[in-house]
RNA sequence: GCGGGUGUAGCUCAGGGGUAGAGCGCGGCGCUUACACCGCCGUCGUCGGAGGUUCGAGUCCUCCCGCCCGCACCA
Numbered sequence: 001g002c003g004g005g006u007g008u009a010g011c012u013c014a015g016g017g018g019u020a021g022a023g024c025g026c027g028g029c030g031c032u033u034a035c036a037c038c039g040c041c042g043u044c045g046u047c048g049g050a051g052g053u054u055c056g057a058g059u060c061c062u063c064c065c066g067c068c069c070g071c072a073c074c075a
Stems, first nucleotide, its partner, number of pairs: 001071007010024004018055001025043006048064005
């Protein structure tokens, strides 16, 4: 350089046009002598960035950036 994949909560991921979610983690309360387990409640999101399409974009299109894989180059 070429091709493919990927980017969403602290972590791992789902959601592919119509109110952004789950598990784990974390915090509070209940329970317990206490801890764990369990139950209830909560947990600060520019959905990588910009632009476009649309009544409406995390989702579709274009460009850019990060990461991963393969290929090519490496005088």